[in-house]
Context: one part of a larger RNA
């Protein structure tokens, strides 16, 4: 010089856009942060509607009849989102390839959804615990479970065979069934079960690069091959029986220290250094350590089981918890924010949809932490006013500086008008495909309606008056900026050279100057 996730001293007017525990992966009180689906199911604990009853005329009761739904079954989703860098020197990361795979929901094709059958949660009866919970009986439903058929095409095979599937819900309509209702049919939408291909996403192998130490030189027994089983979605000592004795290493094995890794980012003319906040991509991890379930995906931050430590409740028998999520405590340090508001846009979960959830996200609070933009007036005004301060006492300097006079009003303050961010979504009419159908469904069009957290917020307008708004550092030389008091190797500066012992431009004040500038200076760090 330039840079910082910065800290600390003085000061601080405003505004827009970024950031914001670098330390103790330390402990955490409270409250959120994953639920949705009644168009899968038995029901009906609460709320409102509607009927009915009984009256004490505004109450009580009773029907799941409706809209809804608490508690349970069911499914999907809680493997994304969102945090943190503890661990890791590694095929973990970056790059460039490979073949032995898998993939839930989504797309496109194909074929199929037939008929049985037992049970359980729940509900109800009864019993054990302080409590978490948890036990016996009766009963009960499903898109929950488990045979049976049927299999183009799958999968096995000795090619002859042989194995293995499913689920049903709803919307409209009414040619049959005398009329009603139910079923039954037609007929649309989701759904389901097999496969095939695609996307998408995951695992897995290899080659190149990837930090320091030789005051770590030898390391290695599933170790290195190889036969056979056995395992995985897959290849493989991955794993075991045997069998050989190999495998690595001064082109640094091993070990030791340190570290997530990468696009980037700082800085440099470049080369190259140094670094990995914020953002994005990959890995890891979730009090500590181990293991599996379940599932298309974990060996799973807000699941589940055992060990430890730590907490807290107990009726002492026994039980509950995990902020490296958002906020916010304590502690730790030089430091580092709100127990906010909204799902209105984005984006996700479910759900036919309406819609619910969503501390993700938008947004607003806090802070000159950083860049960027504005303003603190703006033209005149010599008597060179007063006052300061020097001074050779003549005067010089502050200084057009101030007053004064003319204007102007961004900002502050009041007042007033007042957006884009909104697309959808719902009613309705008309059109196209489906279809018997002019029902209902899908897709379009037109009309109307309804949704904004931020915020009465950006913006514009009127009003008022110069009014609301300048401080840091410096001043011997590197280095722009001089003098005068005081002090007298004292008190003290100080980056480096160095000042200060009675004329200090170099300490400390005062005037005057340089210099930046809502910042200035210090301190750390980096080139």
């Nucleotide at each position: 010089g330039a840079u910082u996730g910065a800290a600390c001293g003085c000061u601080g007017g405003c505004g827009g856009u970024a950031u914001g525990c670098u330390u103790a992966a330390c402990a955490c009180a409270u409250g959120c942060a994953a639920g949705u689906c009644g168009a899968a199911c038995g029901g009906u604990a609460a709320c409102a509607g509607c009927a009915g009853a009984g009256c004490u005329u505004g109450c009580u009761c009773u029907g799941g009849c409706u809209g809804a739904c608490g508690a349970g079954u069911g499914g999907c989703g809680g493997a994304c989102g969102g945090g943190u860098g503890a661990g890791u020197a590694a095929c973990g990361c970056g790059u460039g390839g490979g073949a032995a795979u898998c993939u839930a929901c989504c797309u496109a094709u194909u074929a199929g959804c037939g008929g049985g059958g037992g049970a359980u949660a729940g509900c109800c009866a009864g019993g054990a615990g302080a409590a978490a919970u948890u036990c016996u009986g009766a009963u009960u439903a499903a898109u929950a479970c488990c045979g049976c058929a049927u299999a183009u095409a799958c999968u096995c095979u000795g090619a002859g065979g042989a194995g293995a599937a499913a689920a049903g819900a709803u919307g409209g309509c009414c040619u049959c069934u005398g009329a009603u209702u139910u079923a039954a049919g037609c007929u649309g939408u989701c759904g389901c079960u097999a496969a095939u291909a695609g996307a998408u996403g995951a695992g897995c192998c290899c080659g190149c690069g990837u930090u320091a130490g030789a005051u770590u030189a030898g390391c290695u027994a599933g170790a290195u091959g190889g036969u056979g089983a056995g395992g995985u979605a897959a290849g493989a000592g991955c794993u075991c029986a045997c069998c050989a004795u190999g495998g690595c290493g001064a082109c640094g094995a091993u070990c030791u220290a340190u570290a997530g890794c990468u696009g980037g980012u700082c800085u440099g003319a470049g080369a190259g250094g140094a670094u990995g906040a914020u953002c994005a991509g990959c890995c890891a991890c979730a009090u500590u350590g181990g293991g599996a379930c379940u599932g298309a995906g974990a060996c799973a931050c807000g699941g589940c089981c055992c060990a430890g430590a730590c907490u807290c409740c107990u009726a002492c028998g026994g039980g509950a918890g995990g902020c490296a999520g958002c906020a916010g405590u304590g502690g730790g340090g030089a430091a580092u924010a709100u127990u906010g508001g909204a799902c209105a846009a984005u984006g996700g979960g479910c759900g036919c949809a309406a819609g619910c959830c969503u501390g993700a996200u938008c947004c607003a609070g806090c802070a000159a932490u950083a860049c960027c933009g504005c303003g603190u007036g703006u033209g005149u005004g010599a008597a060179g006013a007063a006052g300061g301060c020097c001074u050779u006492c003549g005067g010089g300097u502050u200084g057009u500086a101030a007053a004064g006079c003319a204007c102007u009003u961004u900002u502050a303050u009041g007042a007033g008008u007042g957006a884009a961010g909104a697309a959808a979504g719902g009613a309705u009419a008309g059109a196209a495909g489906u279809u018997a159908a002019u029902a209902g469904c899908u897709u379009u069009u037109g009309u109307u309606u309804u949704u904004g957290a931020c915020g009465g917020u950006a913006a514009c307008u009127c009003a008022c008056g110069a009014a609301u708004a300048a401080g840091c550092a410096c001043c011997g030389g590197c280095u722009a900026a001089c003098u005068c008091c005081g002090u007298g190797c004292c008190a003290g500066c100080a980056g480096c050279c160095g000042c200060g012992g009675u004329a200090a431009u170099a300490c400390g004040g005062a005037g005057g100057g340089u210099g930046c500038a809502a910042g200035c200076g210090u301190u750390a760090a980096u080139c």